The RNA shown here (c-di-GMP-I riboswitch aptamer) has 85 nucleotides and comes from a Pseudomonadota bacterium. The organism belongs to Pseudomonadota, within Bacteria. Rfam family: c-di-GMP-I riboswitch aptamer. About the family: GEMM was predicted in a large-scale screen for bacterial structured RNA regulatory elements. Its mean pLDDT, the model's own confidence on a scale to 100, is 83.

RNA sequence: ACUGAAACAGGGCAAACCAAUCGAAAGGUUGGGACGCAAAGCCACCGGUCUACGGGAUUAAACCUACGACAGCGGGGUCGCCAGU
Numbered sequence: 001a002c003u004g005a006a007a008c009a010g011g012g013c014a015a016a017c018c019a020a021u022c023g024a025a026a027g028g029u030u031g032g033g034a035c036g037c038a039a040a041g042c043c044a045c046c047g048g049u050c051u052a053c054g055g056g057a058u059u060a061a062a063c064c065u066a067c068g069a070c071a072g073c074g075g076g077g078u079c080g081c082c083a084g085u
Base pairs, nucleotide, nucleotide: 001085002084003083004082012037013036017032018031019030020029021028022027035072041078042077043076045075046074047073048070049069050068054065055064056063
C1' cells in the first nucleotide's frame, strides 16, 4: 500500500427501556441497561427522514416552511484494530 468472507487476539461501541437534566419539539447529555454493530469511530457535503419555537396561510386550525435534529437510514469524505499478501 492492497485485500478481507471466516477464524485468532486484545477488546470496543451501546438499541429499547428507566432515572436525572437541557430543549418549543424532534432530539441531546450523564448514569443504569444490552437490541445489535467490522467501523454502531469522527464529519451535515448529497439524498432521505423527524420536529415547527418563530414566520406564512386560515374565521380558527389538523396546512406550508429549517436557521433545529437524526452519522444505529443510505451515499460520500477522513482516521483506526487484527489477519494475509